[in-house]
Molecule: c-di-GMP-I riboswitch aptamer
Organism: uncultured Myxococcales bacterium
RNA sequence: UCGUGACAAGGGCAAAACCCGAGCGAUCGGGCGACGCAAAGCCUACGGGACUCCCUGAGUCGGCUGGGUUACCUCG
Numbered sequence: 001u002c003g004u005g006a007c008a009a010g011g012g013c014a015a016a017a018c019c020c021g022a023g024c025g026a027u028c029g030g031g032c033g034a035c036g037c038a039a040a041g042c043c044u045a046c047g048g049g050a051c052u053c054c055c056u057g058a059g060u061c062g063g064c065u066g067g068g069u070u071a072c073c074u075c076g
Base pairs, nucleotide, nucleotide: 002076003075005073012037013036018031019030020029021028022027035063041069042068043067046066047065048064049061050060051059052058053057
């Protein structure tokens, strides 16, 4: 540097539900809580898809998916 996630080690993130708040809403933020995740880190001003609405336009989802990009450790 490239690949890899079988064995580890140190760890990390945090679904649903519930509480508080914001939003017309999808949903988002915080708390709690763990279903899971080897990128469940980040990007929608790179596509597809689904969803919402004050609907012909605007928005939401990166834990839907393709892709991009960054990264710990093991092994090759």